Molecule: Bacterial RNase P class A
Organism: Gemmatimonadales bacterium
RNA sequence: UUGGCGGAGUGUUGAUGGUCGCGACGCGCCGGACACGGCGGGUCGAGGAAAGUCCGAGCUCCGCAGGGCAGACUGCCAGGUAACGCCUGGGCGCCGCAAGGCGACGGAUAGGGCCACAGAAAACAAACCGCCCGGAAACGGGUAAGGGUGAAACGGCGGGGUAAGAGCCCACCGCGCGGCUGGUAACAGCCGUGGCACGGUAACCCCCAGUCGGAGCAAGGCCAAAUAGGCGGUGAGGUUCGGCCCGGACCGCUUGAACCGCGGGUAGGCUGCUACAGGCGGCAGGUGACUGUCGUCGCAGAUAGAUGACCAUCCGCUCGCGACGCGAGCGAACAGAACUCGGCUUACUGCUCCGCCGACUCU
Numbered sequence: 001u002u003g004g005c006g007g008a009g010u011g012u013u014g015a016u017g018g019u020c021g022c023g024a025c026g027c028g029c030c031g032g033a034c035a036c037g038g039c040g041g042g043u044c045g046a047g048g049a050a051a052g053u054c055c056g057a058g059c060u061c062c063g064c065a066g067g068g069c070a071g072a073c074u075g076c077c078a079g080g081u082a083a084c085g086c087c088u089g090g091g092c093g094c095c096g097c098a099a100g101g102c103g104a105c106g107g108a109u110a111g112g113g114c115c116a117c118a119g120a121a122a123a124c125a126a127a128c129c130g131c132c133c134g135g136a137a138a139c140g141g142g143u144a145a146g147g148g149u150g151a152a153a154c155g156g157c158g159g160g161g162u163a164a165g166a167g168c169c170c171a172c173c174g175c176g177c178g179g180c181u182g183g184u185a186a187c188a189g190c191c192g193u194g195g196c197a198c199g200g201u202a203a204c205c206c207c208c209a210g211u212c213g214g215a216g217c218a219a220g221g222c223c224a225a226a227u228a229g230g231c232g233g234u235g236a237g238g239u240u241c242g243g244c245c246c247g248g249a250c251c252g253c254u255u256g257a258a259c260c261g262c263g264g265g266u267a268g269g270c271u272g273c274u275a276c277a278g279g280c281g282g283c284a285g286g287u288g289a290c291u292g293u294c295g296u297c298g299c300a301g302a303u304a305g306a307u308g309a310c311c312a313u314c315c316g317c318u319c320g321c322g323a324c325g326c327g328a329g330c331g332a333a334c335a336g337a338a339c340u341c342g343g344c345u346u347a348c349u350g351c352u353c354c355g356c357c358g359a360c361u362c363u
Base pairs, nucleotide, nucleotide: 001359002358003357004356005355006354007353008352009351010350014314015313016312017311018310019309020308022045023044024043025042027040028039029038030037031036047334051345052344054343055342056341057340058339059216060215061214062213066250069247071212072211073210074209075208076090077089078088079087080086091105092103093102094101095100106207107206111205112204113201114200115199128147129146130143131142132141133140134139155173156172158170159169160168175194176193177192178191179190180189181188182187220271221270222269223268230262231261232260233259234258241256242254243253244252276298278297279296280295281294282293283292284291285290315331316330317329318328319327320326321325
């Protein structure tokens, strides 16, 4: 100089001031018996993803929410967390020169299914070409080292041996079995031994281990109003009927003015609705995720759904000029809360900062 990897911040890209306008909260003054009305100021006011609605919870309801079936989810080890399918660290495998990145990462010796086409042969095998032997030839015998087909061909490689070959034999690797060492563990290393040998696929069914009651703020509560105090069904004095919020049963509970079905009316207002597993900072512990402790702050609560417009100065960028100043223009992208929070995934990258890796050049 250049190309990458990982992380952090900001984000109406920046700062200050003023004028008008919008929403919430609260204050002051005036009028009023009250309800309420008017005027004036103050404070705060969309995101890192608010998106997706994919996980987990807080909260609400089902009187309680037991054991289990079905069903769903997770899947290396150890930690973190309210919890998670998330995060951190480690192990193993794959990709990359590397910094780093990815992993649907338990079991194929419980059983079942599948492995098309091609190929001689794809689950208990197999001989197309080739090699060797016999033969005049046709053909016969041996072979699976070489070649071909395929995603995959029943150990690899080197030597010996053989008619030619083959774990036929041997060394090394690999694999099975047995043991030792290190580590909390997943695993790693080492030693011995040898039937020298039995594919793949479980984001196919399945087996194993673990987790899970359900529905959801359109949950739920209150007020007002209106209608058809409508019609039908079950049913007892607890052993039945009904009910107990995914499905189907058991146990248990329940008294019933309950429950189930059809039909009609209403769709208005208030609340839930913002102080929390909260933000920021210091100190201590930990490799880290994070934890403990101290201090400080209060940062939207709308309901056809609020935050916009203008001016000035500075700042940054682009262009022009008579050039160290002047003029004009521009101010990234993805994108708007609707009960809240912890994550993941997706969209976008202007600017600033930190660390690391590679290549080239110079000293």